[in-house]
């Protein structure tokens, strides 16, 4: 800079803190990135890899302002090279 803040999902266990709150584990939710579903592309799908969230952002009448999240990961000798990504889904358009 761009996109989203609709909906969804724990009165779980543990640790730290005076408190606010933060961290870890397990579960759950969600298609933002990667990957897969087909060979490019469009749509749609899949929670596998990477994030995030788990009670549902704040101020304002509005305009608008602020805040949050995403814009893959790991390894190496690193302007480059390599590695992993499901037992899920396996569809429509299109050439």
């Nucleotide at each position: 800079g761009c996109a989203u803040c609709a909906a969804g999902a724990g009165a779980a266990g543990g640790g730290c803190u005076g408190a606010c709150g933060c961290c870890c584990u397990c579960g759950c939710c969600a298609a933002c990135c990667u990957g897969c579903c087909u060979g490019a592309c469009c749509g749609g799908g899949c929670a596998a890899g990477g994030u995030g969230g788990u009670u549902u952002c704040c101020c304002g009448a509005a305009a608008g302002g602020g805040g949050a999240u995403g814009u893959g990961g790991c390894c190496g000798g690193a302007u480059c090279g390599g590695c992993a990504a499901c037992g899920a889904a396996a569809c429509g358009g299109g050439u």

Description: Predicted 3D model of a 95-nucleotide RNA (SAM-I/IV (S-adenosyl methionine) riboswitch aptamer) from uncultured Methyloceanibacter sp. The source organism's lineage runs through Bacteria, Pseudomonadota, Alphaproteobacteria, Hyphomicrobiales and Methyloceanibacter. The prediction has a mean pLDDT of 82. Rfam family: SAM-I/IV (S-adenosyl methionine) riboswitch aptamer. The literature on the family includes a 2008 paper in RNA by Weinberg et al., "The aptamer core of SAM-IV riboswitches mimics the ligand-binding site of SAM-I riboswitches".